[in-house]
Molecule: transfer RNA
Organism: Nitrospira lenta
RNA sequence: AGGCGCGUAGCUCAGGGGGAGAGCGUUACCUUGACACGGUAAAGGUCGACGGUUCAAGACCGUCCGCGCCUA
Numbered sequence: 001a002g003g004c005g006c007g008u009a010g011c012u013c014a015g016g017g018g019g020a021g022a023g024c025g026u027u028a029c030c031u032u033g034a035c036a037c038g039g040u041a042a043a044g045g046u047c048g049a050c051g052g053u054u055c056a057a058g059a060c061c062g063u064c065c066g067c068g069c070c071u072a
Base pairs, nucleotide, nucleotide: 001071002070003069004068005067006066007065010024011023012022013021018055026042027041028040029039030038048064049063050062051061052060
């Protein structure tokens, strides 16, 4: 320098045009003499940045940024 993949909640990840979600974690409550387990509820996201396509973009296209792998 080029090619490929990934970037979504604190962590691990799903979602591939029209509801932003799961598990774990955190907080509160219930339960217990207490803890653990269990149950209920809640908080937490400018979906890496900018631009484009579209009536509508987390998703599709382009550029850039970051990480990983490969080639030279």